[in-house]
Molecule: Guanidine-I riboswitch aptamer
Organism: Gloeomargarita sp. SKYG116
RNA sequence: CAGGAGAGCUUCUAGGGUUCCGGCGGUAGUAGCCGCGGCUGGUCCAAGAGAAGCAAGCCGUUACCCGAACAGGUAGCGGUCACACGGCGGGAUAAAAGCCCGGGAGGA
Numbered sequence: 001c002a003g004g005a006g007a008g009c010u011u012c013u014a015g016g017g018u019u020c021c022g023g024c025g026g027u028a029g030u031a032g033c034c035g036c037g038g039c040u041g042g043u044c045c046a047a048g049a050g051a052a053g054c055a056a057g058c059c060g061u062u063a064c065c066c067g068a069a070c071a072g073g074u075a076g077c078g079g080u081c082a083c084a085c086g087g088c089g090g091g092a093u094a095a096a097a098g099c100c101c102g103g104g105a106g107g108a
Stems, first nucleotide, its partner, number of pairs: 008054005015045002020042002022039001023036005057080009083103001085106001089101003
């Protein structure tokens, strides 16, 4: 310099819209039906560059297995787990978004 692989999961939040619930308005004897998300909300969606936790990886260590030893395997414990400016446009879902395209294009 080039190429490849990997960058997981759960809960939550910023945020998001309107399928359902609720709310508001209308209609109606009630049930129901229609409209409204410039309706606070519940269900729901939700961050690579947000949070917490778990897992994996790597390093060390202890015990056991294998074994001449190295190496390896299993379990436990401790440590580590970095950095990250970012469109336009398109896509899904009922619809939208910091979701997905995307650690992309581009920039430094």